The RNA shown here (small-subunit ribosomal RNA) has 1520 nucleotides and comes from an uncultured prokaryote. It matches the Rfam family "Bacterial small subunit ribosomal RNA". Its family is annotated with structural constituent of ribosome and ribosome in the Gene Ontology. Model confidence (mean pLDDT): 84 of 100.
[in-house]
């Protein structure tokens, strides 16, 4: 960076799905080490246990005990322990640290301001200062109460605990004053006057001073605490500015709600709170409701910009069993504090009580899943202390896990009979593979063994020296210097020793994708990320070999971001593929013409401040590298603010006319309402004439008429609609408007330049028009016509036709609001070749005047250039260049459907999802096909004609049946008298019975023997036993060996007509002797392909000519080849005789080769000549000549392909399969069966005929195991003898029809021979299943054939006969040959096949195509449902814990005050007693989920019904 998939192929559009990267992951298979990381995402679910918050005797009181030791009067006591534990009063600290992410759409977070609206312990820095005094209370004692948890009372006690006084530099307060500064609200600041408020003391030491006086005590000096200011720091609070998810199917929300005034709160604003006043506020730039979520640094992807995330680490932030609530305190409304309630768990003596792991471990549920109830304060930190120290599951460390990062090893080199073994195989070899073994090293890692850190630097204490204050050598501080501390650990690390020794897997391998073969298997078992593999040759399943990949991994899921320009800011589209509202007016918003000047919000530059640290990135440094740690530096694209610029955007003044728009004059028009009015036609009446049909259809009927229709004439009546003009002509925004004439009335153009001066231009809502059906109401109603009815069609016909016919159509008012409302094109500007129409209005020229010409503006078509498009197409009326503004699209199907709003009388409209499902759907073009599209054409295709088949009888063949077995193939045309040019046995592949197993047939070896022949036994033979006879040929060194044949032996093999014609080769059928099918080169087209091959003529023909973006060439047609018709030339036997001769009269003989003929060679026919007709062609038509005439007739010859057409049973072959048998060989039987269907054929039905008889004339083959002549026998088939003949000589061999002659006389016959029975003949080993023929007998069915269907166009059809293959023998078949010898063809409308061109396709396995809908089945999700359960929230009202205030406070009361006392008083309390208020409770909505009888469509599912709608004019164009 792309790739795969829609198609026969193309191009473009479009979805899916793939290669990538990353994860706290989990699975599955595997698993050597180490480093440095991370490790409950789900139940904010429950938690046993243990430990995470304590410290401070230098605040304070009081204050043991075991042990030990002495003493004792044994009762105790003293001393140590020790002022030690334990508690308690006092401080500080328990707001830190640690955990979660449940709530929370928030001034919660983030950024960036502001606090002139504040606080702030401990810390630093500084003012001034700690005097006098009181009175309690805990502990502790004593009584007591309780199961416990805990209390109750009566005593005593001390403090740095708590209260008064005092004293106040400042500080705080009321109050006026003066300065700065202001946003004029306030604010600092300075002076003044009055009133308020503090404080505590502990410790080491020393006596200079005072008393006592070893020494102490005041007291001094140290230090730490303590009060008051001031300031700093730090930390926090409130306030804002701008950021910060999803649904509008949430659209209106709000009563402290908004603002004031006054007050009460707080450290401080402030509806925070309460009172009054006011009625305001918030919203589409989304108020308010709804879901979902802790924010950010960041962290994953991405070229970015974006997307998606917020785990570990850091920063806020909420939270602490759930709700609610205040106390303390600087700081909570407080995670290991309280208090109340609720839940849940536990103890309980039933009275009551305890408790909160989202702190470390850890259990125990949940889950796909996530570790130890470790060790340690050694380090860092933090808390108390003066320190020493002590607390610390913060931290630092160990354990588990491959859970990812990152390094390292499983060896390294050498080594070719390319071992063996494994696979493959063409059987040659190829691969594994230098791998392996074998030599020759190394020693990470694993073991043993020694040795061993760093992380440690303090503090404390000792010694030393210096320093400040001091009376001071103490005390305190500073430096040196000694000591003292490691949980990790005997770890890293080093060294030695040990052996190649202990240490590779996963997955992949049809294409995307690196990477192929074997063997199973058989649409089965499976696989699959897509596209798809698998139905007997699977590179796609499963196994092996082998072979690509990554490697302690390696694959599979899931997710995330990419790829996907597949939400397009960067960076996409809307005529047809999704997509332009049905049109207009218009708010809002966006966005606007020139030209001066200000300005300085936008924009531009520059500077300051921030923009935590980590991360990324750059450079360095440490761990042996790496990962990872670390220092610096960039950077952090932001936002604030300050200066500058002034070109464009915006504001603000000012100008101007080219945009718009007024204002005059013309014309033009189906533009709109309204009233009027004409005629033509329909139909009805009414009346005449008239008389039997009309009408309608493909045909017909229904209907209409003898009661008089239809025609037709006159009169009338009523709706409707306005021929002709009429025109890709006109108007209008659209929809739509079309006889006429008034009347109202909109718009548009020309022309003219007087006016206004930017007055525009688009437009979310919004409001209006808006065809047709359709709805209300009331009218009308001739014609049409849904609905219905009848009548034909038709398998059916709830339909196309046809005969009626009601709604509606019309009109008036009122609704509905939609159309394939289309140009499938949004509105507006501006730009960019042209040509020709044609409307409407001017200019010019010209004329008497229309005209024509030139040209201007507006409309409306049609070509077309650049351009654009995926092509069709567009093309100054863009869909080209640009810009403006709106709308609308994002795979098909579910569906424009369902929920919900909102409109509607109602139909129903507008907006508008999901779940599930496919892997496409769709657009242009393109090649083909196929169309019950067209066009042109051809052919026995029809059509004219002649004979036929189909009807019987046989015959032959196939189907069925049938059978031991009827061997097997062939199946529409193009199977069926085919394979079969010949099934009694043989053939024969079947069947039944009997044999044989190297074999009936082939090489190869060994050993005998040649070969062969000949004979007996047994059996149905095959086949088994036996027995004789007999030696050849070539070489020899004479021993013998060799060909070739028998025979045995064992081994490789052999053998199958066994399966696959859908694995194949050849061969054949068929379209079809139809004229067609290609290529090269250019050219066109983005491509497929086109073009050549089309067009215009012609032809049998893509034959031939013209013409052309073509040129030319292959294969095909012709033609060249046989054969036939005519001559000619050579030849002249076996052939032939004109002319001679002889003759037995037979070309018999002589002779001859003219002739016939043979058979070899040649000429002849070329539209070559005339006319005509065509384009001067090509040719056609007609004619001469000519045996023959336009390819003369036949034949042989079959392009590119089609049909998985046929053949494994001709024959070759792959690949299976059978191997005492599926092979081989024999007997006998069957392929010949018969109730039937069918094809093909013979012979008939008769007189154009049968039948007897005489008589004539072919052709072209055949013949030695042959053909056989004459002669005899037989009635005859034949027999028998036998001549000739290897064949132009001899033979088969007679041709037949015909021709004479005669007989039958229409009838089942003198027609016709079936069938049957006797008796022969012949082939042959054998005619019994089963052969031909030949004689007498016998004499069926049939009297010309329904529907339907073949053949044939001239030597043909018909007819008649002959030969030959095959064969022993068997022809009605087959393949030939010859003889008599026709009819007819207007004509291409039909049917059938083709061929070329062209047209529309939804078809491509190609119309035997494709494809809808209902029914039925199964499964799936999903609406709607009487209802029913839950969650959530609103309002109302009830209730009212705990507490905080308020008010009260009879009752309690040490401190102060008043009193000698009693007592009283200020003050404070308990208690009561208002407000507010969680939890419950009640009711009544809302919102949402679950479930449900029944139901309503909806997808999906190889092979159910039912019709046939669509796609071709799809058989009635289709579609909205």
């Nucleotide at each position: 960076a792309g790739a795969g998939u829609u198609u026969g192929a193309u191009c473009a559009u479009g979805g899916c799905u793939c290669a990538g990267a990353g994860c706290g992951a989990a699975c599955g298979u595997u698993a050597g080490c180490g480093g440095g990381a991370g490790g409950c995402u789900u139940a904010a679910c429950a938690c046993a246990u243990g430990c995470a918050a304590g410290u401070c005797g230098a605040g304070c009181g009081a204050g043991a005990a075991c042990a030990g030791u002495c003493c004792u009067u044994c009762g105790g006591g003293g001393c140590u322990u020790a002022g030690u534990a334990c508690a308690g009063c006092g401080g500080c600290g328990g707001a830190c640290g640690g955990g979660u992410g449940a709530g929370u759409a928030a001034c919660a977070c983030g950024u960036g301001g502001a606090u002139a609206a504040u606080c702030u312990g401990c810390c630093c820095u500084u003012u001034g200062g700690c005097g006098g005094g009181g009175g309690a209370c805990a502990a502790c004692a004593g009584c007591u109460c309780g199961a416990a948890a805990g209390g109750g009372u009566u005593g005593c006690u001390a403090a740095u605990a708590c209260c008064g006084c005092a004293u106040a530099a400042g500080u705080c307060u009321a109050c006026a004053c003066c300065u700065g500064c202001u946003g004029c609200g306030g604010u600092a600041g300075g002076a003044g006057u009055g009133g308020g408020a503090a404080a505590a003391g502990g410790u080491a030491g020393c006596c200079u001073c005072u008393c006592c006086u070893u020494g102490g005590a005041a007291g001094c000096u140290u230090u730490c605490a303590c009060c008051u200011g001031a300031g700093g720091a730090u930390g926090a609070g409130c306030c804002u500015g701008c950021g910060u998810c999803c649904c509008a199917u949430c659209a209106g929300c709000u009563a402290g709600u908004u603002g004031g005034u006054a007050a009460g709160g707080u450290a401080a604003u402030g509806g925070c709170u309460u009172a009054c006043c006011a009625a305001g506020g918030c919203u589409a730039a989304g108020a308010c409701g709804g879901g979902u979520a802790g924010c950010u640094g960041g962290u994953c992807u991405g070229a970015g910009a974006g997307g998606a995330u917020g785990a570990u680490c850091a920063g806020c932030c909420a939270c602490a069993c759930u709700g609610g609530c205040a106390c303390u305190g600087g700081a909570a409304c407080a995670c290991g504090g309280g208090c109340c309630a609720g839940a849940c768990u536990c103890c309980u003596a039933c009275g009551g009580g305890a408790g909160g792991c989202a702190g470390c471990a850890g259990u125990g549920a949940g889950g796909a899943a996530u570790a130890u109830u470790g060790g340690g304060c050694a380090a860092u930190g933090g808390g108390c202390g003066c320190a020493a120290g002590u607390c610390u599951g913060a931290c630092c460390c160990a354990g588990c896990c491959a859970c990812g990062c990152c390094g390292c090893g499983u060896g390294a080199g050498u080594g070719a009979u390319g071992a063996a073994g494994g696979c493959c195989u063409u059987c040659g070899g190829g691969u594994u593979g230098u791998a392996a073994a074998g030599c020759u090293c190394u020693g990470u890692g694993g073991g043993g063994a020694g040795g061993g850190a760093c992380g440690a630097a303090a503090a404390c204490g000792g010694u030393a020296c210096g320093g400040a204050a001091c009376a001071a050598u103490a005390c305190c501080c500073g430096u040196a210097u000694c000591c003292u501390u490691g949980a990790c650990g005997g770890u890293a690390c080093c060294u030695c020793c040990u052996u190649a020794g202990c240490a590779a897997g996963c997955a992949c391998c049809g294409g995307c994708u690196a990477a192929c073969u074997c063997u199973g298997u058989g649409c089965c078992a499976g696989c699959a990320g897509c596209c798809g593999c698998g139905g007997u040759a699977a590179g796609a399943c499963a196994g092996a070999g082998g072979g690509u990949g990554c490697a302690a991994a390696c694959g599979u899921u899931g997710c995330u971001c990419g790829g996907a320009a597949u939400u397009a800011c960067u960076g996409g589209g809307c005529g047809u593929a999704a997509a332009g509202c049905g049109c207009g007016u218009g708010u809002a918003g966006g966005c606007u013409g020139a030209c001066u000047u200000g300005u300085a919000a936008g924009u531009c530059a520059g500077g300051u401040g921030u923009g935590a640290a980590a991360u990324c990135c750059c450079u360095g440094g440490g761990c042996u590298c790496a990962a990872c740690c670390u220092a610096g530096g960039a950077a952090c694209u932001g936002c604030a603010u300050c200066u500058g610029a002034a070109a464009c955007u915006g504001c603000g003044a000012g100008u101007c006319u080219a945009g718009a728009g007024u204002g005059u004059u013309g014309g033009a028009g189906a533009g709109g309402g309204a009233a009027g009015c004409g005629g033509a036609a329909u139909u009805c009446c009414u009346g005449g004439u008239g008389u039997a049909g009309a009408g309608g259809u493909g045909a017909a009927a229904u209907u209409c008429g003898u009661a008089g229709a239809u025609a037709u004439c006159a009169g009338g009546a009523g709706g409707a609609a306005c021929a002709c003009c009429g025109g890709u002509g006109g108007c209008g925004a659209a929809g739509g408007c079309g006889g006429c004439u008034u009347c109202c009335u909109g718009g548009a153009c020309a022309a003219u330049u007087a006016c206004u001066g930017a007055c525009g231009c688009u437009g979310a809502g919004a409001c209006g028009c808006g065809a047709a059906a359709g709805c209300g109401u009331g009218g009308g109603g001739a014609g049409c016509a849904a609905a219905c009815a009848g009548g034909a069609u038709u398998a059916g016909a709830u339909a196309c036709c046809c005969u009626g016919g009601u709604a509606g159509u019309c009109c008036a008012c009122g609704c509905c609001g939609u159309a394939a409302a289309c140009g499938a094109u949004g509105a507006g500007u501006g730009c960019u070749a042209g040509g020709u129409g044609u409307c409407g209005c001017g200019g010019g020229u010209a004329u008497u005047g229309a005209c024509c010409c030139c040209u201007g503006c507006g409309g409306u078509g049609c070509c077309g250039u650049a351009g654009c498009u995926a092509a069709c197409g567009c093309g100054u009326u863009a869909a080209g260049c640009a810009c403006u503004c709106c709308g609308c699209c994002u795979g098909g199907g579910g569906a424009g459907u369902a929920c919900g709003g909102c409109c509607g009388c109602a139909a129903g409209g507008c907006u508008a999802a999901a779940a599930c499902u496919c892997a496409a759907a769709g657009g242009a073009a393109u090649u083909g096909a196929a169309g019950g599209g067209g066009g042109c054409c051809c052919g026995c295709a029809c059509a004219a004609g002649c004979g036929g088949u189909g009807g019987a009888g046989c015959a032959u063949g196939u189907g069925g049946u049938u059978u031991a077995a009827u061997u097997c193939g062939a199946u529409g045309c193009a199977a069926c008298g085919c394979g079969a040019a010949g099934a009694a046995c043989c053939u024969u592949a079947c069947c039944u019975g009997g044999c044989c197993u190297u074999g009936a047939c082939a090489a190869a070896c060994u050993a005998g023997g040649a070969a062969u022949c000949c004979c007996c036994u047994c059996g149905a033979a095959a086949c088994a036993g036996g027995g004789g006879a007999g030696u050849g040929c070539c070489c020899u060194u004479c021993g013998g060996g060799g060909a070739a044949c028998c025979u045995a032996g064992g081994u490789c093999c052999a053998g199958g007509u066994g399966c696959u014609g859908c694995a194949u080769g050849g061969c054949u059928g068929u379209c079809g002797u139809c004229a067609g099918c290609u290529c090269g080169u250019g050219u066109c087209g983005u491509g497929a392909g086109a073009u050549g091959u089309u067009g215009g003529g012609u032809u049998a023909a893509g034959u031939c000519c013209c013409g052309c973006a073509a040129c030319g060439a292959g294969c095909g047609c012709a033609a060249c080849c046989c054969c036939u018709a005519u001559c000619c030339u050579u030849a002249g036997u076996u052939g032939c005789c004109a002319u001679c001769a002889g003759u037995u009269c037979g070309g018999c003989u002589g002779g001859g080769c003219a002739c016939u003929c043979u058979a070899a060679g040649g000429a002849g026919a070329c539209u070559g000549c005339c006319g005509g007709c065509g384009u001067c062609a090509a040719g056609c038509c007609g004619g001469a000549g000519g045996a023959a005439g336009g390819u003369g007739g036949g034949g042989a010859c079959g392009a590119c392909g089609u049909c998985a057409a046929g053949u494994c049973c001709u024959c070759a072959u792959g690949g299976c399969c059978c191997u005492u048998a599926u092979g081989u060989c024999c007997g006998g039987g069957g392929c010949u069966a018969c109730a039937c269907a069918c094809g093909u054929g013979c012979u008939a039905c008769a007189a154009u005929g049968g039948c007897c008889g005489g008589u004539a004339c072919a052709a072209a083959g055949c013949g030695c195991a042959g053909c056989g002549a004459a002669c005899c026998c037989g009635c005859g088939a034949g027999g028998g003898u036998a001549a000739g003949c290897c064949a132009a000589u001899c033979g088969c061999a007679a041709a037949a029809a015909g021709c004479c002659g005669g007989c039958c006389u229409c009838a089942g016959u003198a027609c016709g021979g079936a069938u049957u029975g006797c008796a022969g003949u012949c082939u042959g080993c054998a005619a019994c299943u089963c052969g031909a023929c030949u004689g007498c007998a016998u004499g069926a069915a049939g009297g010309c054939g329904g529907a339907a269907u073949c053949g044939c166009u001239a030597g043909u059809a018909a007819u008649c006969g002959c030969u030959g293959a095959u064969c022993a023998g068997c022809a009605g078949g087959c393949a030939g040959c010859g003889g008599u010898g026709a009819a007819u063809a207007c004509g291409u409308u039909c049917c059938c096949g083709g061929g070329c061109c062209u047209u529309g396709u939804a078809c491509a396995c190609a119309c035997c195509g494709c494809c809808c809908g209902u029914c039925a089945c199964a499964c799936c999700a999903u609406g709607g449902g009487a209802g029913u359960c839950g969650a959530g929230u609103g309002c109302u009202c009830c209730a009212g814990a705990a507490g905080u205030g308020g008010c009260u406070g009879u009752c309690c009361u040490a401190a102060c005050c008043c009193g000698c006392a009693a007592g009283g008083g200020a003050g404070g309390g308990a208690g009561g007693u208002c407000c507010c208020c969680a939890a419950g409770g009640a009711g009544u909505g809302c919102u949402u989920g679950g479930u449900a009888a029944c139901u309503g469509g909806g997808g999906u599912g190889a092979a159910g019904u039912c019709g046939u709608a669509a796609c071709a004019a799809g058989g009635u164009a289709a579609c909205c």